[in-house]
Context: one part of a larger RNA
Molecule: large-subunit ribosomal RNA, domain I
Organism: Neomoorella thermoacetica
RNA sequence: GGCAUACGGUGGAUGCCUAGGCGCUAAGAGGCGAAGAAGGGCGUGGUAAGCUGCGAAAAGCCUCGGGGAGCCGCAAGCAGGCGUUGAUCCGGGGAUACCCGAAUGGGGCAACCCACCUGGAGUAAUAUCCAGGUACCCUGUACUGAACCCAUAGGUACAGGGGGCGAACCGGGGGAACUGAAACAUCUUAGUACCCCGAGGAAGAGAAAGCAAACGCGAUUCCCCUAGUAGCGGCGAGCGAAGAGGGAAGAGCCCAAACCUUAUGCAUGUAGAAGGCUGCAACCGUUGUGCAUAAGGGGUUGCGGGGCUUCCGGGAGCAGUUGCAGAUGCUCGACGAAAGCGAAGGCUGUAGGAGAACAGGACUGGAACGUCCGGCCAUAGGGGGUAAGAGCCCCGUAUCCGAAACGGCCUAAAGCUUUCGGGAAGGACCCCAAGUACCACGGGACACGAGGAAUCCCGUGGGAAUCCGGGAGGACCACCUUCCAAGGCUAAAUACUCCUUAGCGACCGAUAGCGCACUAGUACCGUGAGGGAAAGGUGAAAAGCACCCCGGGAGGGGAGUGAAAUAGAACCUGAAACCGUAUGCCC
Repeated sequence: GGCAUACGGUGGAUGCCUAGGCGCUAAGAGGCGAAGAAGGGCGUGGUAAGCUGCGAAAAGCCUCGGGGAGCCGCAAGCAGGCGUUGAUCCGGGGAUACCCGAAUGGGGCAACCCACCUGGAGUAAUAUCCAGGUACCCUGUACUGAACCCAUAGGUACAGGGGGCGAACCGGGGGAACUGAAACAUCUUAGUACCCCGAGGAAGAGAAAGCAAACGCGAUUCCCCUAGUAGCGGCGAGCGAAGAGGGAAGAGCCCAAACCUUAUGCAUGUAGAAGGCUGCAACCGUUGUGCAUAAGGGGUUGCGGGGCUUCCGGGAGCAGUUGCAGAUGCUCGACGAAAGCGAAGGCUGUAGGAGAACAGGACUGGAACGUCCGGCCAUAGGGGGUAAGAGCCCCGUAUCCGAAACGGCCUAAAGCUUUCGGGAAGGACCCCAAGUACCACGGGACACGAGGAAUCCCGUGGGAAUCCGGGAGGACCACCUUCCAAGGCUAAAUACUCCUUAGCGACCGAUAGCGCACUAGUACCGUGAGGGAAAGGUGAAAAGCACCCCGGGAGGGGAGUGAAAUAGAACCUGAAACCGUAUGCCC
């Protein structure tokens, strides 16, 4: 030195465990914010570094409920308190809530600096302090008000709103490349990633200028299927429908215009007519008429609709210059329909409460929840804990019950508010969304790459028609069929989950599972954007080794605790590498 055996050290694998994750299901919620959010800074405890809570009223204050014996967070100790006159704790409502932050009085290198106005404290007076207010934009109203007479711009005040944050989902405006095509340019990746704007609990879409095909359907959305079909495509790579059919859900409406009325402005009109609902008479004439604007009525459709004219239909009041008669219009109410509010009630959420049955005998053990024997409950034999494996020990579970306060949902009385609502005939006249449709050129979107390219959208230029009209049916034309653009609203079926509650898993079990089971987006790294860890386990219970001995201590030896101390905190198990001690053999 090697090998072997035994016993150790080191090390932290493995096994077991779980306080944390991951995925999903069912419900809920789907927002917070100038009444100052999200997120922070700094404070706050008798002692207090971190976390948590809270805010100068600072691990808290008030109140209303729950609850019932202990309590002063994680987290011990010391010191000191509180509590059956009901504390701690749990829930509802409220108060306080420093400074920064949209940050909003002005400034600023966030958490700081400096003001003004009003009121108050304070001072002899300043100083100083306290409370409230003072940003910008938009909308509305009122007042004021230039150039410039009216007016307008502008200004001032008041009221209301906005601003910022938030995981995904949604609509819109912009918009790549790597990649694939075995290179690469059209193409693909992909309208993806990413940036910006905006909204909601969903968003968007939506009540046919639709599909279809000679039969018919009847808003939109989503799923299955049609179908990897029809097609598109350096006809390469690849991209890729739609109608129908079957389901989920189900809901339909309002304007513009013609026409009528009123108001204002302009024009016309004084040669006084037309006109003032009609007839007769009187009277008026700044009336009337035309245009423009505004408001009210009217009206909303494709077997075209509406206006208009005529006729029919229910009550009261009022109106137009006057009288009589008639007609008309308007208003109100009634009636009917829809929506909303709405007392009381019910259900439910935010604390909770009741809740069956073995202290049975014996055995093993440190410990019974194990084994044997004997019982019991069960609308409860889900689950967890207890010294081991417990229906009957504890918490619970099934089932039943419960709210002063604040919410949600349902039914919805009385009543209130808002909105809407006649019919028939006629076919002369009027209306039926214009720089629109459409066309040319240039682009984009459609599964469709310019293609025979319809359809939809945008830019530039040109530029219709009003029902004897217009669009579509994949160039285009005719016939036919079908629909009515150029205004708007609309629940449900659909998408998503930062979050709450309950539950589940042939999901993980500390190099796994979220990056984080632990003071984790921490320590640490980086100027910064950003990157980003490691780190769980004594024991049933601290019973965490009084006392003695060696030692300066660390550490150790006794003694003691414990079932166990080779469970002693560097603490369950304790593999291997690696390092020793002892013995044997070999060189």